[in-house]
RNA sequence: UUAGAGUUUGAUCCUGACUCAGAAUGAACGUUGGCGGCGUGGAUUAGGCAUGCAAGUCGAACGGGCCGCAAGGCCAGUGGAGCAAGGGUGAGUAAGGCAACGGUAACCAACCCCGGGGUUGGGUAUAGCCGCGGGAAACUGCGGGUAAUCCCCAGCGACGCACGCGGCCGGCAUCGGCGGUGUGCCAAAGCUCCGGUGCACCGGGACGGACCGUCGUGGUAUUAGGUAGUUGUUGGGGUAACGGCCCACCACGCCAACGAUGCCUACCGGGCGUGCGGCGUGGCCCGGCACACUGGGACUGAGACACUGCCCAGACUCCUACGGGAGGCUGCAGUCGAGAAUCUUCGGCAAUGGGCGCAAGCCUGACCGAGCGACGCCGCGUGGAGGACGAAGGCCUUCGGGUUGUAAACUCCUGUCGAGGGGGAAGAAGGCCCUGCAAGGCGCUUGACUGAAGGCUGGAGGAAGCACGGGCUAAGCUCGUGCCAGCAGCCGCGGUAAGACGAACCGUGAGAACGUUAUUCGGAAUCACUGAGCUUAAAGCGCGUGUAGGCGGAAGGGCACGUCCGUCGCUGAAAUCCCCCGGCUCAACCGGGGAAGUGGCGCGGAGGCGACUCUUCUGGAGGGGCGUAGGGGGACCUGGAACUUCCGGUGGAGCGAUGAAAUGCGUUGAGAUCGGAAGGAACGCCCGUGGCGAAAGCGAGGUCCUGGACGCUUACUGGCGAUGAGAGGCGAAAGCCAGGGUAGCGUACGGGAUUAGAUACCCCGGUAGUCCUGGCCGUAAACGAUGGGCACUGGGUAUGGGCUUCGCCGAUGGGUCCCCUGCCGUAGCGAAAGCGUGAAGUGCCCCGCCUGGGGGAGUAUGAUCGCAAGGCUGAAACUCAAAGGAAUUGACGGGGGCUCACACAAGCGGUGGAGCAUGUGGCUUAAUACGAGGCUACGCGCAGGACCGUAUCCUGGGCUUGACAUGCACGGAUUAGCCGGCGGAAACGUCGGUGAGGCCGCAAGGUACAACGUGCACAGGUGCUGCAUGGCUGUCGUCAGCUCGUGUCGUGAGAUGUUGGGCUAAGUCCCGUAACGAGUGAACCCCCUGUGGCCAGUUGCCAACGCGUGAUGGCGGGGACUCUGGCCAGACCGCCGGCGUUAAGACGGAGGAAGGCGGGGACGACGUCAAGUCCUCAUGGCCCUUAUGCCCAGGGCUGCACACGUGCUACAAUGGGGCGGACAAAGCGACGCAAACACGCAAGUGCGAGCCAAUCGCAAAAACCGCCCCGUAGUUCGGAUUGCGGUCUGCAACCCGCCCGCAUGAAGCCGGAAUCGCUAGUAAUCGCGGAUCAGCAAUGCCGCGGUGAAUGUGUUCCUGAGCCUUGUACACACCGCCCGUCAAGCCACGAAAGCGGGGGGCACCGGAAGCCGCUGCGCAAACCCGCAAGGGAUGCAGGCGUCGAAGGUGACCUCCGUGAUUGGGACUAAGUCGUAACAAGGUAACC
Repeated sequence: UUAGAGUUUGAUCCUGACUCAGAAUGAACGUUGGCGGCGUGGAUUAGGCAUGCAAGUCGAACGGGCCGCAAGGCCAGUGGAGCAAGGGUGAGUAAGGCAACGGUAACCAACCCCGGGGUUGGGUAUAGCCGCGGGAAACUGCGGGUAAUCCCCAGCGACGCACGCGGCCGGCAUCGGCGGUGUGCCAAAGCUCCGGUGCACCGGGACGGACCGUCGUGGUAUUAGGUAGUUGUUGGGGUAACGGCCCACCACGCCAACGAUGCCUACCGGGCGUGCGGCGUGGCCCGGCACACUGGGACUGAGACACUGCCCAGACUCCUACGGGAGGCUGCAGUCGAGAAUCUUCGGCAAUGGGCGCAAGCCUGACCGAGCGACGCCGCGUGGAGGACGAAGGCCUUCGGGUUGUAAACUCCUGUCGAGGGGGAAGAAGGCCCUGCAAGGCGCUUGACUGAAGGCUGGAGGAAGCACGGGCUAAGCUCGUGCCAGCAGCCGCGGUAAGACGAACCGUGAGAACGUUAUUCGGAAUCACUGAGCUUAAAGCGCGUGUAGGCGGAAGGGCACGUCCGUCGCUGAAAUCCCCCGGCUCAACCGGGGAAGUGGCGCGGAGGCGACUCUUCUGGAGGGGCGUAGGGGGACCUGGAACUUCCGGUGGAGCGAUGAAAUGCGUUGAGAUCGGAAGGAACGCCCGUGGCGAAAGCGAGGUCCUGGACGCUUACUGGCGAUGAGAGGCGAAAGCCAGGGUAGCGUACGGGAUUAGAUACCCCGGUAGUCCUGGCCGUAAACGAUGGGCACUGGGUAUGGGCUUCGCCGAUGGGUCCCCUGCCGUAGCGAAAGCGUGAAGUGCCCCGCCUGGGGGAGUAUGAUCGCAAGGCUGAAACUCAAAGGAAUUGACGGGGGCUCACACAAGCGGUGGAGCAUGUGGCUUAAUACGAGGCUACGCGCAGGACCGUAUCCUGGGCUUGACAUGCACGGAUUAGCCGGCGGAAACGUCGGUGAGGCCGCAAGGUACAACGUGCACAGGUGCUGCAUGGCUGUCGUCAGCUCGUGUCGUGAGAUGUUGGGCUAAGUCCCGUAACGAGUGAACCCCCUGUGGCCAGUUGCCAACGCGUGAUGGCGGGGACUCUGGCCAGACCGCCGGCGUUAAGACGGAGGAAGGCGGGGACGACGUCAAGUCCUCAUGGCCCUUAUGCCCAGGGCUGCACACGUGCUACAAUGGGGCGGACAAAGCGACGCAAACACGCAAGUGCGAGCCAAUCGCAAAAACCGCCCCGUAGUUCGGAUUGCGGUCUGCAACCCGCCCGCAUGAAGCCGGAAUCGCUAGUAAUCGCGGAUCAGCAAUGCCGCGGUGAAUGUGUUCCUGAGCCUUGUACACACCGCCCGUCAAGCCACGAAAGCGGGGGGCACCGGAAGCCGCUGCGCAAACCCGCAAGGGAUGCAGGCGUCGAAGGUGACCUCCGUGAUUGGGACUAAGUCGUAACAAGGUAACC
């Protein structure tokens, strides 16, 4: 000194990747922008450049020209020093670089410093200049003549250089240093103002440079071999100098897995960014290197192979009179181009520094400054204080209010920055002159630019935007939008209430900025040295042998290489970072000092460990001896069973196969059976959880050859070991080559089935193959998915093999030591499952995998191996936000177990066929209003559709403050109500008449409460959203479940409890139990019903007593009975018996009206279906307001070619009809039920007693019973349909009511596939009542009673359900998931006849410039000879040659682009075909 978060799942833990928060930048882009300081700014095309400037200077080196009276100055030229610095850039370079540390006994050095001595004599040229020419220009020729610090000659000359001789000292192979001596050789320049300053030589120093060594300094092995001056010797050349630098000859070396060579990429360091380490980077500044249009070359010089010098070649640009010339911004500014992108053609030499000069000074795009750019860092401001329980406006609102917000206004202040106009410090040191030896003194003088402090004027005046607000991540409300428009870093938002889009308001963040993009480090322990892993997540080579390498036993000694320690020895430049101090008001920035620079080199020391070395040892390893077990390997021989074929006998119709069949075989005799023969393959039982082997793998018996293991023993060797990159060997099955062999089995193939299809599963055949010999292949789920070795760390149990010992012996057993093979488990480990002395524990050593998300893909490409098939090595583009492991809870399974239910079966009756009723779909219509949709919609909402209802469903007519509520304002008696007229279908419109009431008041009257009108606020909506909701309801399901607290277990999801053994209708109860309890459901409680008792007695009842009648509880009366309805009793496995665990419970029995929950009802757990309902009601939001509200008339909801559901009535004789007769319960009745009586065939009507109902009425119950008719017929069955006539209700029965009478008399003779209900007072059958209601389309619904069965004591199957368990790739949960082809779109990649281009070496041709060599008959002032002519020496031109750039040709290597066509791959809501995988996935899956 170290922070994490989001995203895989229903949830969990782990693995793992993606993403975010941080810091940074030479940045760019978007929006915005007040001031200043300090920095910084062409990263792309080392692309091209107009223009100006960037290196000039010296007259105190020289001659001359010009100006000037002169002094002096100006100018080109000669000469000198400089131009190799400074400035720019990063192309090239992976080493000729850089960096750290050393070396040169192998070196150079102009200017500067120190020391030493020196500077003599002479000569010839040549620019300029003059004259004459050429050329467009650039430039240049000839002649004449001139100077020097130019050039040349000679002389002196050393401590200098070279060679020889010899001495001393030293070192590091060669050698170095210092004396001595001999011979040879070499220099100079002047100028001057007289102070000086130059010049030459020698030695030394400083600065600078050159060369050498060691270590370090990218990627790629899909580059493995490279090299011919290459490596070395000898000799030479060359250089300042070593060297193969160059040359000749000789040798055959040298480099490389510690990565040579090749290819790709790249200037390096100090540092900078980030950071623990590390990783990334090399812009500004400093150091080094390299480059200067491209390539080559040398010249000059101290220094160059030379940015603004020269020559040549090339490309490009410009000028041209076409003959020829000129040019090189990677200097400063500027321009074009390309680009997301990078500035002024500024000022000044005032300062610092540089060149020249004695100096003045000149030059200086180095530099100092200014300008532009928020590009970065830093600082400042845009005001301060007061100011409302809070203005207006905005936004929100539950309408109360909240918020913007002390914010503003307003009051009182302040004056920063900016503005205007003044001010002027400091940056200045020097320089010159005078004096002076100097130090110093006096005087004069130098600012491009910046402009401080302080002062004046003025007044809050000129100065705030940006991003974000779903989570990560600080910050939310409203509206708009409606999977659209859009957002998005990841997860993901948006399909009508979006905190995620857009806007507003509000808020959050940082703030002259804020965001975005790109990039780096971080987080990432996600390349793990610190600091990861490999059973199942990615990852152990199939196995052994062994090379290199890394690693290695015990004891002692040596050395000091590693290692460690010390060091006031050198180095690690400065700047940067850090600390201290200081300067700009602070800071950024800058200055001074220190520390650090973890390193390298040297020196000294230590001696543990390692290396090396010497000696010794036996424990590791190996060996010897004696034994043991074994399907270890190879070769040969032998055997029996079975099978098939063949031959023969018996026999006579089938056999065989399957789910069932067929194909097939069989009367030419199968199958079966008996005998015989042949052949090939495999070795039953023994066989085991057992044995052997390195693995692959190895089973009949015998013989021979052969490998290993184990036990016991030992007086042998003496570390000989373990591992093992490469390498080489072995290596199942299938496959391949050659030759054999072939009984059975059996890819391909043929046939038969199955099927929608069936290129399959099943069946009948059948070739390769399976077998043998030889040779290839080299793979596998080659698995313990677990590399090898050694050591250590509790146990239990079993098998096999040895040894030893005990029991008298034996089969055998016990103990003990070692080895092998299994199981269970402690600690520990692990994500868990699990492992656990045979580790997945604890350590050490070596190897492999491996840099590692999923897919693409074990694919492409390259290399290599193979006869082929193919193997080994092995990517990328692109794409996804996951892919995974283990475990958990569910759900599911054509998994298992246990158990239920009218679930099936058994049985009774139906539906599906007919007619009709009713609902629905569909169709139709102006409209056929809306909802309900598998079970769980469809006689459902509708418990009553002619109008109304009704919903605006349709057409038409009307009303607007409204049909209805509340409030306000105004009006005024207009009013309500009533009557009437007109228009009209009505609603409504309009006109007229009459005319109350409330409150105050005696009244007159007042008022304006109701009402009305007008206006406003609002009403109203069955308009939308049941996917915004409440409430209510359906369903699973009356199923037996669903949970909680505490405890315990597990990292956790979670488990336990709730599982288990019994039992129950039941998670009901009992027992067991790391659980113990509890809640909610079940049950109980409640209602009805079944028995009895008590109480009560009207309207009910009537036994006894009495009265009365034709008769009747009609009456008195009674309280017995029935009944009514209140209370209570009764049933609890309580009693008995056997069973069971002594339990729970169950079976049987007794008693009882009733038994084992007596029957029925109400009652419905946690939850599921976004189930249903906004049209019951309520309600958020949205929408309509002279209309989607309200009123009215008429129509529709009843429409009908069809389809379905639910019903009714039937098809008849167990029936129909007629007549007669009997017995209920529960209800209803005043807008009502209505008796009796009368009329009518009847519906009904008339009249109307009684009854507000245990009193009266509806009311008759019907099936049933008795008698009669019908006689199997579409009928005396059946009643549809239609005609006519009626009744009733109602304002009104046309669309569109019920009923009655007469007439009509349809389909239908028991219903295909399929399907429904019901287990007892049930089904079936019979009628009665009620709600709604004027009436009724009711056969519906809700109730009531009457009559009253059959069958099943089973769980195989269908359906559904409960519990336990198992598998899972499902979790929207099997109506799940998911695979492949095909079709469509789009993207990237591979192959491909080829085509185009880049890079590279090789060979040959070619030879520019130039150096070098040779030549040099041409030319030439200096020196020599000579009087001269001339000659010599020397130099040059020219010529020849070696080398040599560009260029050309050829065959190659390599990389990139492109390519008709082609191949697969990725991706893309709803395409096609099938169903491969996940549950036994319906043929277990996989390699």